A computed fold for a 724-nucleotide part of an RNA from Halosimplex carlsbadense, annotated as large-subunit ribosomal RNA, domain II. It matches the Rfam family "Archaeal large subunit ribosomal RNA". For this family Rfam cites "Crystal structure of the ribosome at 5.5 A resolution" (Yusupov et al., Science, 2001). Gene Ontology terms of the family: ribosome and structural constituent of ribosome.

Context: one part of a larger RNA
RNA sequence: GCCAGGGAGUGUGUCUGUUUGGCGAGUCUAACCGGUUCAUCCGGGAAGGCAUAGGGAAACCGACAUGGCCGCAGUGCUUUGCACCAGGGCCGCCGUGUUCAAGCGCGGGGAGUCAAACUGACACGACCCGAAACCGGACGAUCUACGCGUGGGCAAGACGAAGCGUGCCGAAAGGCACGUGGAGGUCUGCUAGUGUUGGUGUUUUACAACACCCUCACGUGACCUACGUGUAGGGGUGAAAGGCCCAUCGAGUUCGGCAACAGCUGGUUCCGACCGACAAAUGUCGAAGCAUUACCCCUGCCGAGGUAGUUCGUGGGGUAGAGAGACUGAUUGAGCGGACCGCCCUCGAGAGAGGUCGGCCGUUCUGUCAAACUCCGAACCUACGAACGCUGGCGACGCGGGGAGUUCGGUGCGCGGGGUAAGCCUGUGUACCGUGAGGGAGACAACCCAGAGUCGGGUUAAGGUCCCCAAGUGUGGACUAAGUGCGAUCGAAGGUGGUCUCAAGCCCUAGACAGCCGGGAGGUGAGCUUAGAAGCAGCUACCCUCCAAGAAAAGCGUAACAGCUUACCGGCCGAGGUUUGAGGCGCCCAAAAUGAUCGGGGCUCAAGUCCACCACCGAUACCUGACCAUGCUCGUUACAGAGCAAUUGUGUAGGUCGGCGUUCUGAUCGGGUGGAAGCACGGCCGAGAGUUCGUGUGGACCGAUUUGAAACGAAAAUCCUGGU
Numbered sequence: 001g002c003c004a005g006g007g008a009g010u011g012u013g014u015c016u017g018u019u020u021g022g023c024g025a026g027u028c029u030a031a032c033c034g035g036u037u038c039a040u041c042c043g044g045g046a047a048g049g050c051a052u053a054g055g056g057a058a059a060c061c062g063a064c065a066u067g068g069c070c071g072c073a074g075u076g077c078u079u080u081g082c083a084c085c086a087g088g089g090c091c092g093c094c095g096u097g098u099u100c101a102a103g104c105g106c107g108g109g110g111a112g113u114c115a116a117a118c119u120g121a122c123a124c125g126a127c128c129c130g131a132a133a134c135c136g137g138a139c140g141a142u143c144u145a146c147g148c149g150u151g152g153g154c155a156a157g158a159c160g161a162a163g164c165g166u167g168c169c170g171a172a173a174g175g176c177a178c179g180u181g182g183a184g185g186u187c188u189g190c191u192a193g194u195g196u197u198g199g200u201g202u203u204u205u206a207c208a209a210c211a212c213c214c215u216c217a218c219g220u221g222a223c224c225u226a227c228g229u230g231u232a233g234g235g236g237u238g239a240a241a242g243g244c245c246c247a248u249c250g251a252g253u254u255c256g257g258c259a260a261c262a263g264c265u266g267g268u269u270c271c272g273a274c275c276g277a278c279a280a281a282u283g284u285c286g287a288a289g290c291a292u293u294a295c296c297c298c299u300g301c302c303g304a305g306g307u308a309g310u311u312c313g314u315g316g317g318g319u320a321g322a323g324a325g326a327c328u329g330a331u332u333g334a335g336c337g338g339a340c341c342g343c344c345c346u347c348g349a350g351a352g353a354g355g356u357c358g359g360c361c362g363u364u365c366u367g368u369c370a371a372a373c374u375c376c377g378a379a380c381c382u383a384c385g386a387a388c389g390c391u392g393g394c395g396a397c398g399c400g401g402g403g404a405g406u407u408c409g410g411u412g413c414g415c416g417g418g419g420u421a422a423g424c425c426u427g428u429g430u431a432c433c434g435u436g437a438g439g440g441a442g443a444c445a446a447c448c449c450a451g452a453g454u455c456g457g458g459u460u461a462a463g464g465u466c467c468c469c470a471a472g473u474g475u476g477g478a479c480u481a482a483g484u485g486c487g488a489u490c491g492a493a494g495g496u497g498g499u500c501u502c503a504a505g506c507c508c509u510a511g512a513c514a515g516c517c518g519g520g521a522g523g524u525g526a527g528c529u530u531a532g533a534a535g536c537a538g539c540u541a542c543c544c545u546c547c548a549a550g551a552a553a554a555g556c557g558u559a560a561c562a563g564c565u566u567a568c569c570g571g572c573c574g575a576g577g578u579u580u581g582a583g584g585c586g587c588c589c590a591a592a593a594u595g596a597u598c599g600g601g602g603c604u605c606a607a608g609u610c611c612a613c614c615a616c617c618g619a620u621a622c623c624u625g626a627c628c629a630u631g632c633u634c635g636u637u638a639c640a641g642a643g644c645a646a647u648u649g650u651g652u653a654g655g656u657c658g659g660c661g662u663u664c665u666g667a668u669c670g671g672g673u674g675g676a677a678g679c680a681c682g683g684c685c686g687a688g689a690g691u692u693c694g695u696g697u698g699g700a701c702c703g704a705u706u707u708g709a710a711a712c713g714a715a716a717a718u719c720c721u722g723g724u
Stems, first nucleotide, its partner, number of pairs: 001724006011124005017118007026050003032044004054061002064092001067091004074084004093108006127267002130264001134257006145231009154221001156188003159184001163180007193218003198214002201212002233249001235245003270659006280293005295405001296403006305391003309388009321376001322374002328370003333365006340359003344355004409433010438449003453627007463617003466601003472614001474613006485603002494588003498585010515572005521545003526540003551566001554565003628649002630645005660713001662710003666706006678697006685690001
């Protein structure tokens, strides 16, 4: 891991509610007693409980066995309706408390009580398993820590303290030298013994729940060691690491309290039908919880309207947008005016005057803005009314009662706030996921299509039609040459004589644009300056002539000339040229970590992109046939049967309802040695839980209907036990 077996909402008491039954202004017995065929049943037993009257803190006081109106169901009738109207509603009246009073609160025209079953609540182990812990009594110092008692052990070598002796020196104290001597928490050391530094070696289902090998430290001492003995759990012992106290230590082990408690994790066992949520608000020693409300389910009462949609009417609103001679505030440039302010300049001895510039104010133009500006102002939203629509006696709207779940939500789109931003944080409206399958988007909770009863037959949606892969190598045009692209990733500023299209201006057969051939002169080397200045360092001027045309020269060049071009003119040539703006598709910009890619192959008048069109494919969608269920109608004693549903059929948590199966009990009825249960294989039926038949095996019990009772259903719990 697998298989088999076991494995989780139970019991008692109290309360609330629902259903059924008994009795009913009442109802029920409890303990206990007697009898008996004795875990039973029968008969007694009203003590007591609940109800029958309320109000008030209390003292205390103390109510409609019906007056009026409306009216559902129902009944009756002379039936587009009328009458009576249980229950119900609106008034009136009454009790009591408060009280000067008025008013207000509670109550009043009889329904309860007992039992059973079920839902829920509370107390208990309380659906099951699960801590770490806490407390008490015992047992442990054969491991280990420390103390005490009695014992044992330490090759060999090295260094050479004190003391002592001799010699020499010295007046002495003493010093020095040589011997002798043998100290030391001294040294070397695989002596014995003890330890365990590094190899982060080997091992790591090991030789071993700490070992092996190499290396290393101590080795006469605070040394090592044997045996005996003492200290005990909030206690010991500790050269102190929270170390050690029998593989157990930040409080040992064992048994008990004990099924500790757990707002936390996990698990919780058959089928189907109907409806179907939440992730919000408020409070909380609250934030992983709980309570109440909203949202869901079931049920009772009432009895006629209701209002998700559209349009119109009458009101409300100040957003989007827009605006600046309508405010508040921001804000560009120019002109004009000013008796205002300032620097500077000029005039004046000074007072002062004038002027340029700048500021400020006013004004005329001009150019821009605002969530906390508005002279304006939509769409849209909203209140009321009306019409249409939808819905409602199959009971809506409304008023009560019972049962929940939920309290970490998320994403897209619209509109916000914070943030550089985020698959970010925080709002709001709506849809979807959550709780939603199917088709598409390569794969892909929330994007597109589409809301799934079952089995068939067709048609479409989104999206597609070269092959993988169902359907066009479809039709007519255009663009792209970059594999751009074929991707829901559109890669920026900036650049682009890549190419296509559109528009406008100018030139052009009296010949444009480009190219080629020729001319491109003279006064004059203009004047000045200069060493020089001749078209071309610089300054000034920039004339005139001949001409088809040619600058007092647009550039290169020389020291200065020279020289080469240009402007300008002619010729050859022969049809468009040139400039600007706008658009389409491309190009550059363009760098990432294991091998690349549009899903792949592959694709170029496409299988790319744009425009137009025709076919086809394609889903659980739509249409259609049959059937099932749900709700409703008719029908039946009841089944059957016949119909209706465009406005029934998805569904987690959860509520409600109906069934299947297991074991046992009472009653009734059956089967079985002419073969029961069980097991194996095969077949029928049912939507399913399941049921039934056949054959074999097996060898003695088993079943159906109905009533009741449950230790009643297994795939999960790192579940338990066994097998393998």
The RNAcentral record of the full RNA draws on ENA and SILVA.